[in-house]
This record gives sequence, structure tokens and C1' cells, in this order.
RNA sequence: CUUGAAAAAGGCAAACCCGUCGAAAGGCGGGGACGCAAAGCCAUAGGUCUAAAGUCGUUUCGACUAUGACAGCUAGGUUGCCGGUU
Repeated sequence: CUUGAAAAAGGCAAACCCGUCGAAAGGCGGGGACGCAAAGCCAUAGGUCUAAAGUCGUUUCGACUAUGACAGCUAGGUUGCCGGUU
């Protein structure tokens, strides 16, 4: 530099359950492992989810909207363990 066959040292932890915070999406902690070579980090572009507050309407309700959320959706940025290759 490139790569993830096999292996080792290790790492992370989906669903689900419990607790907790939140209007919700979802976050955090514990249990738990479906998987992951960046499943480390960053909402920059696209995407997805939510709609408390706000706006509108035909107002027990409905629609729209991110300023909320997802890094385990894709791309990008950035850092990095081990091994192979040059």
C1' cells in the first nucleotide's frame, strides 16, 4: 500500500425481557446473542422513523412541518486491533 481466507489476543451486541429518561421516535443501565473487520467516532448528502410545540382545515379529529431521532440503511469524512499480500 492493499486485503479479510484461515487463526490468535481481544472487542461490539439484534430481537426479546427488566429498570429508567422521553410526547413519541428513541436514548441510557442490566440480562441476553441475531449478527458485525470498523456494528469505533461524525447527522455532511440521500434515506428512514417520530410530531410534543407550531401551522392549516371540513376541529372528540385529520393533514403538513425537525428544531427531535436512527452511525446495526447507503454514500462520504476521520481514527484504529490482528493476520495475509506487495

The prediction has a mean pLDDT of 87. The RNA shown here (c-di-GMP-I-GGC riboswitch aptamer) has 86 nucleotides and comes from a Clostridia bacterium. It was read from a public genome assembly, where an Rfam model found it. Of the family's consensus pairs, 95% are formed in the model.